[in-house]
Notes
This is a predicted structure of a 1373-nucleotide RNA (small-subunit ribosomal RNA) from an uncultured organism. The sequence is in RNAcentral, with records from ENA, Greengenes and SILVA. Rfam family: Bacterial small subunit ribosomal RNA.

RNA sequence: GCGAAAGUGCUGCUAAUACCUGAUGAUACCUCCGCGUCGCUUGGCGUGGAGAUCAAAGGUGGGGACCGCAAGGCCUACCGGUCUGGGAGCGGCCCAUGUCCUAUCAGCUUGUUGGUGAGGUAACGGCUCACCAAGGCGCCGACGGGUAGCGGGACUGAGAGGUUGGCCCGCCACAUCGGGACUGAGACACUGCCCGGACACCUACGGGUGGCUGCAGUAACGAAUAUUGGGCAAUGGGCGCAAGCCUGACCCAGCAAUGCCGCGUGCAGGAGGAAGCCCUUCGGGGUGUAAACUGCUGUCAGGGGUUCGCAAGCAAUGGACGUUAAUAGCGUCCGGCGUUGAGCAGCCCCAGAGGAAGCCUCGACUAACUCUGUGCCAGCAGUCGCGGUAAUACAGAGGAGGCAAGCGUUGUUCGGAAUCACUGGGCUUAAAGAGGGUGUAGGCGGCUUGGCAAGUGUCCUGUGAAAGCCCACGGCUCAACCGUGGAAUUGCAGGGCAAACUGCCUGGCUUGAGUUCGGUAGAGGUGCCUGGAACUCUCGGUGGAGCGGUGAAAUGCGUAGAUAUCGAGAGGAAUGCCGGAGGCGAAAGCGGGGCACUGGGCCGACACUGACGCUGAGACCCGAAAGCGUGGGGAGCAAACAGGAUUAGAUACCCUGGUAGUCCACGCCGUAAACGAUGCACACUAGACGUCGGAGGUUCUGACACCAUCGGCGUCGCAGCAAAAGUACUAAGUGUGCCGCCUGGGGAGUACGGCCGCAAGGCUAAAACUCAAAGGAAUUGACGGGGGCUCACACAAGCGGUGGAGCAUGUGGCUUAAUUCGAAGCAACGCGAAGAACCUUACCCGGGUUUGACAUGCUUGGAUGCUCUCUGGGGAUAACUCGGAGUUGCUGCCCUUCGGGGUGAAACUUGCACAGGUGUUGCAUGGCUGUCGUCAGCUCGUGCUGUGAAGUGUCGGGUUAAGUCCCUUAACGAGCGAAACCCCUAUCGCUAGUUGCCAGCGGGUCAUGCCGGGGACUCUAGCGAGACUGCCGGCGCUAAGCCGGAGGAAGGUGGGGACGACGUCAAGUCAUCAUGGCCUUUAUGCCCGGGGAUGCACACGUGCUACAAUGGCGUGUACAGAGCGACGCGAGACCGCGAGGUGGAGCAAAUCGCAAAAAGCACGCCCCAGUUCGGAUUGGAGUCUGCAAUUCGACUCCAUGAAGUUGGAAUCGCUAGUAAUCGCGCAUCAGCUACGGCGCGGUGAAUGUGUUCCUGAGCCUUGUACACACCGCCCGUCAAGUCAUGGAAGCUGGUAGUACCCGAAGUCCGCUUAGCUAACCUUUCCGGAAGCGGCGGCCGACGGUAAGACCGCUGACUGGGACUAAGUCGUAA
Repeated sequence: GCGAAAGUGCUGCUAAUACCUGAUGAUACCUCCGCGUCGCUUGGCGUGGAGAUCAAAGGUGGGGACCGCAAGGCCUACCGGUCUGGGAGCGGCCCAUGUCCUAUCAGCUUGUUGGUGAGGUAACGGCUCACCAAGGCGCCGACGGGUAGCGGGACUGAGAGGUUGGCCCGCCACAUCGGGACUGAGACACUGCCCGGACACCUACGGGUGGCUGCAGUAACGAAUAUUGGGCAAUGGGCGCAAGCCUGACCCAGCAAUGCCGCGUGCAGGAGGAAGCCCUUCGGGGUGUAAACUGCUGUCAGGGGUUCGCAAGCAAUGGACGUUAAUAGCGUCCGGCGUUGAGCAGCCCCAGAGGAAGCCUCGACUAACUCUGUGCCAGCAGUCGCGGUAAUACAGAGGAGGCAAGCGUUGUUCGGAAUCACUGGGCUUAAAGAGGGUGUAGGCGGCUUGGCAAGUGUCCUGUGAAAGCCCACGGCUCAACCGUGGAAUUGCAGGGCAAACUGCCUGGCUUGAGUUCGGUAGAGGUGCCUGGAACUCUCGGUGGAGCGGUGAAAUGCGUAGAUAUCGAGAGGAAUGCCGGAGGCGAAAGCGGGGCACUGGGCCGACACUGACGCUGAGACCCGAAAGCGUGGGGAGCAAACAGGAUUAGAUACCCUGGUAGUCCACGCCGUAAACGAUGCACACUAGACGUCGGAGGUUCUGACACCAUCGGCGUCGCAGCAAAAGUACUAAGUGUGCCGCCUGGGGAGUACGGCCGCAAGGCUAAAACUCAAAGGAAUUGACGGGGGCUCACACAAGCGGUGGAGCAUGUGGCUUAAUUCGAAGCAACGCGAAGAACCUUACCCGGGUUUGACAUGCUUGGAUGCUCUCUGGGGAUAACUCGGAGUUGCUGCCCUUCGGGGUGAAACUUGCACAGGUGUUGCAUGGCUGUCGUCAGCUCGUGCUGUGAAGUGUCGGGUUAAGUCCCUUAACGAGCGAAACCCCUAUCGCUAGUUGCCAGCGGGUCAUGCCGGGGACUCUAGCGAGACUGCCGGCGCUAAGCCGGAGGAAGGUGGGGACGACGUCAAGUCAUCAUGGCCUUUAUGCCCGGGGAUGCACACGUGCUACAAUGGCGUGUACAGAGCGACGCGAGACCGCGAGGUGGAGCAAAUCGCAAAAAGCACGCCCCAGUUCGGAUUGGAGUCUGCAAUUCGACUCCAUGAAGUUGGAAUCGCUAGUAAUCGCGCAUCAGCUACGGCGCGGUGAAUGUGUUCCUGAGCCUUGUACACACCGCCCGUCAAGUCAUGGAAGCUGGUAGUACCCGAAGUCCGCUUAGCUAACCUUUCCGGAAGCGGCGGCCGACGGUAAGACCGCUGACUGGGACUAAGUCGUAA
C1' cells in the first nucleotide's frame, strides 16, 4: 500500500548456538587386497596392509596472581557444543507355528514363481524396472464369498469345553473421505503442510475458512449412557540452572440404585387379644404383641464445635563433606524462620423414635388360600394349560410366601443338554448302513534281532509382562476396595538321561495273505445249436347250434358253420414233473437239453513266496422293473383306449376286446420295501437238531450206522445284550481297525445353484414359515363286512297279531289369548296321569290382595295382675332372682246353649324380621328309577413273572342255566354276583272245625246243611313231611357230570315270584320329596270368575271293534277264581221296553250283598249277501251323578246305518296250562270319556331238538394309525381368509474387478546459462557449480465410458407350501 476477513506486496532495520568457509584429529564404520580359523549357505570371527569420508558454539556465576586503556583475556564451577565406542531404552525387517463360517466358492496366478543386472531403502527382498526362464499355490482346502480388530483376560462349567473381548494393561489400525510427500532420530504425522471430493460456515461475490474417534457441552439416531464443575495440593509429563510456567493426563467434586459392599428405618415390655377389615358351620376364627400404652437406646440424615491425617516439598539461613588457588561459587547430606489443601476424613457436643419400605408371587413345576366379581367375556400364560355361573390359574379384597433399598419383566451368554457325545452318543423296528463290488490317497496293521531317538517318559535351565483369578499376611472401625508375598500361568524353547511301547532304518521267521499240485458240487457268466408240452393262427375232415363269460349278466364269437373233435402246417414266448427250510453268485439275479469259452468257491496235500495284509474319501465298474433311442420280432399277456356290467356316480374293482410294452441286438437311464429294513474284515464266547458239499476213523470188505472234522444254508436255545419285541458262533454278545450315515415333526428329498441325462428324470441339497409334538416297542380295553367255541323266541319251524278300515288313547305338527310342564332310538309316545266339566291346574283373559293361604321370633294394643299354700335351682343358708304345682279370694280377656268352661297367656291386632315361588340349573346334588341284564360276570389278599403299564389266579381239558362243578396247573385262598335261604303253587300227614263241609244217624221242607249233630270228606290256615342224581345200568379220566330206567303227586333248577354284582349311558326326574347356587318380593307370591289343557289339513305309536257260518241272532240250561262293600254293597217285591226309579230285608261280611260269569251245551232261524256281518256317524227321546254336563260326562231306548270282504314295503308277541280265546273283579273315583292299568279264573293248541344267516350277549384268539374307543380315525381336489416363500418380462440399488479416456497434488527422471539467486570455485565480475522458477515425461487420487460377474430390493402374472370350531365333493389309508 492492497484486502471484508484471512492474509499479503514493497521498503527499512537487527543478531546469532541459524547459514557459509577454513584448521586440527583418533578409534570405529565403509571399500579393496592378503592370511588364519569356524560354519550347511549368503557368511561369522581374528589379524595385517591400502584407500575414501569426516567435527564443534557458546552461555551464566565467582575470582587472587599475571596480561589488557577498556571490553575482556586467563582461572574456576555449573549449564551447554563436537567426534568415536559401549550400554540402557525404543523401534524397522524376516522365519516357523497358531488364529471364525462357507465346497451350493475347485481350481487360482503374469510381477505371477525364479534368475541376471540396475534402481531404491536405515536395512534384506519383485520393493521397483529391463531382460531371460516357466514356474508358483491348492482337498493338510488354494482362489472366491461372508463375518470379525488380536491378546492378557471376562462370564459360565465338576472338568473338558462353550460364549465373549466394555472398563484396566500390551499390540495393531485409524483421525471428515481419498491421494501425496515435506521436516525430522523417529511421521507419511488427531489439535503440521499440499491436492482432489463431500459437508459446514463467512463474504463487500472477487474469494476465503474449518475438521471434538481430546475434556465438558449441542443436535440427530436410538430401548439406552453423565457436568459447557474445582484444582494443579498430590502422582506423572514438557520446558527451564532455578524460582516457576503449562498440563480437561491426573487428583477431586457433580449426575444415574448401573454394579459390588456396609448401615439404618428402632429396642424391651404390653390382652385369651381394642377398633377397622376379612372369613365363618354364626359357635367363632384371622390380621395379632401387631397397634395403642409404658420404659429405653441414639447409628444415619440435621445443627454446632474441634483436629492428628492425605504434606512429600519449596525455601531465608546455619553446619559437615566434595570440587577449587580459594574460607567465592556450585554440588551432596543434616538442621531449619517462613510457606503450599481442589477436595476428603477423624473426634466431641445438641436434639429426638423423631425424617426413612417397597416389589414380586401364592394351579403343578415352586415356598405360599380363602371370599367376592366375571361367565370361552374380560383376561392370564415360561411349559403343561386356566376362563362356557360356585375359577386356590382372570380382576379386587383379606391372608400367606419370597426378596429387600430394592423387586419384578425383557434381552443376551453359559449351564442343566451325554440334545454334536475329545472327556462322553448312536444307526434291526425310534432319525441313521451308501443297491453291490474293484481299488487310489489316507487311516490301521503278525512274530523276532540290532540301531536311531521323531512321538513318549523323567530331570534341569530359560521364558511364560503387569493387572486379574487362587492362597497367606497386612491397611481403611467391618466389607467392598487396596498393599506385600506366594502359588498358578496346564504353554513354548533349549539341554541331559531312558529305550518298554509307536515310528524310522536294518537282518531274520511263518501262523496272516498268496502261489502250486490233486480232487469236488453247483439254475455262476457269455455265445451257438436243439427238444417236447401248451397256446394262437392257416388249410382240410367230422359235426350242426350254440359258444364264451359272470355273483348274476351283457358286450363278444357263431348257419358265410363257431365251440367241440381229428389231421397237416406256421409262429413266438416260457421251460411242467425232478424242485427241496436245496444249490450258485458281490449284489442285481440265475431253472428244458447239448457243445465251446470262462469267473469264483470248497476239501485234501503239504512244496513255494515271506506281511505281500484290512478298510477305503474321491474314482471306476456292475446294477430288478418301468422308461428312452435305432433296427428287428410279436404267440400269449397287457398300461393307454373302446365296449359291456356294477353303482347314487364308477374315468375303478368284474367281463369282452385291445396298442405301446413284455422278446432279440446295440446304446442310454441308474432308481426300488435294491430288505436280514442289520457296512466290510479279524479274533474270542454253552449247547441241541436238520440239511448241502468234502475228506477221515470204527468193522475182514462193502452198504447202512456211529464217531470226530472243514465249509455253506436253516431251526430251537444258555449266558450276555436290548426300551421292549427280540437276537444269541450266519450276534443285535465281547473286543480291534477302517468307511458310510443320524441329530424333533412338517415345509422337503422340495427351491435355487452346480454336475449327469436325448427325454423322463437322477445326484448333491437349503431357508423362510409352522407345530408340541412326530415316532418305537409293549399293555389294557374297545372295535372288525377277522377266526374259534357257546348262548338267547335271535333266526328257523309254528300260532296269533300290527302295518289297510272305523273308533279310543298318547305323541309330533299346525292352530291358539292359552292350547301348562316333563318324557325322545332300543330304554319317549294307553309314559308321569290308580279318573282334567268346577276343583285338580302349574297355562290364558279379567278382577282382587300385600307380613300375606302356611311357619317361627320380637314388638304395639288386647292386659294390670294381686293375694294364699307347698316346693326346686342360682346365690352364702341373705337380699335378690329364675321356675314348678295347687288353687282360696278379688279382677281382666275370650267362647257360651247363660248352666258354665278356658286362661294369666292366647285368639285377634300394629310394626319388623321374614314367609311364598310347579321360577332357573337333573351338566352343582341327595334320594328314587330305567337300561345293558338273571347276562355270568366283576374284584381282592398273599405269592410268582415283567424295568414298567400289567399279567398270573379268571388260561387249558371236560361239564353246567351259571367263573356250576371236576381235572390239570405258579399259584393258593377269599369277596361281590350265580345257586341256596324267603313267598305263592303242585302231593301227603298232623292240629283246629265257624260263618265253611255233609258220609253215616235223627228231624223238617215243594225245595235248599234248613235244623239236631258230626270231623270222615272237600275246604279253610297253621305246623310238618317230601326231591338229594339218593337208587340201578351205560358213557365219562377213577372226576365233575351226561343219557336211560325204577319208584314217586312231583326228577334232575318241578312251575311262578321277590331278589339285579363291578360298572355304563353327565340316561330320567329341581313338577313326588329333599337340597347348594342364582332369580323374584304390591309379584314369577296368594284369592276369585271364565276359558284352555278335549282345539284339527295332516303324520306316527299303542289299543278296541270288525270284515263274519269254528259265525250272527233267539230261547233254554251248566260250571269259576280272586276281590270289594257303612258318606258303602244293597236282596226279594213293585213301576219303566230300557238306562233307571220306588222301597228297604240283610250285611263291618268263609254268614248278607255286588253276582248274571262268559265262552260251553241243547234246540231253532239266517245261507254267503256289504248280509239277520259290521257297528261308525247323525236325528230324536230319556236316565243318572253333580252347585253346574254348551265348550266337555257316562248310560238307555227309537231311528240312521259309514268304512270295512284278512290289509304294500315292513314289523311284533309267544316254547305249555304257554299262545290263542272267554268272561269276572279291583284301584283311582260324585260321575266318567277304562277299549287303559293291575289281578282272577274258564276253555285250551301248534311247532322246534337245528345254528348257515339277521339281532344281541359271553369266553379264547388275532389285527389296529381307534382310547369322548367305528356314530372312531382320517385323505385329496375345490371354495374362503391370512402368512412366508420359489419362478418371472422388467424396474432399481450395491460389491469386487477388467479395458479404455481424463489426469490434481507430489516424489522421481529429463530439458531449460533466454526468468531469479548472498556466503562456495574461478575470478574482477563475465562465468562455473548448486538452487529456485518454468516446461516435458513415467506413475498417479477423484471423475468418465463400455461390456460382463456377483449380492440385494421391487415386480403384472404364476407355482406349490403353512395355518385357520362347525363350507363342497367323494372315501384313499